RNA sequence: UCACUAGGGGAGUCUGAUGACUGAGACGCGAAUCCGAUUCGCGGACCCUUGGAACCUGAUCUGGGUGAUGCCAGCGUAGGGAAGUGGAU
Numbered sequence: 001u002c003a004c005u006a007g008g009g010g011a012g013u014c015u016g017a018u019g020a021c022u023g024a025g026a027c028g029c030g031a032a033u034c035c036g037a038u039u040c041g042c043g044g045a046c047c048c049u050u051g052g053a054a055c056c057u058g059a060u061c062u063g064g065g066u067g068a069u070g071c072c073a074g075c076g077u078a079g080g081g082a083a084g085u086g087g088a089u
Base pairs, nucleotide, nucleotide: 001087002086003085004084005083006049007048008047009046012021013020014019027043028042029041030040031039032038033037055080056079057078061074062073063072064071
């Protein structure tokens, strides 16, 4: 670094609507509760697997910026967090 198998993870903001923004990813179907949203399951895509910033906690955080938002930076030499085999270099 590639392949196979196994596993981990997230799914936001704004608009009256159409839709728009960022991103690898903001998807589809179903069910429950209840009256505007929340939770769960299945599938697909995507990302990550200890050389671990995929992702979670801190966080209803801090500074900047935006129509708004983890949008950007800090926090972060913080604390957690899911692996085996084979090939090539």
This is a predicted structure of an 89-nucleotide RNA (TPP riboswitch aptamer (THI element)) from Paenibacillus rhizovicinus. Taxonomically the source falls in Paenibacillus (Bacteria, Bacillati, Bacilli, Paenibacillaceae). It matches the Rfam family "TPP riboswitch aptamer (THI element)". Gene Ontology term of the family: thiamine pyrophosphate binding.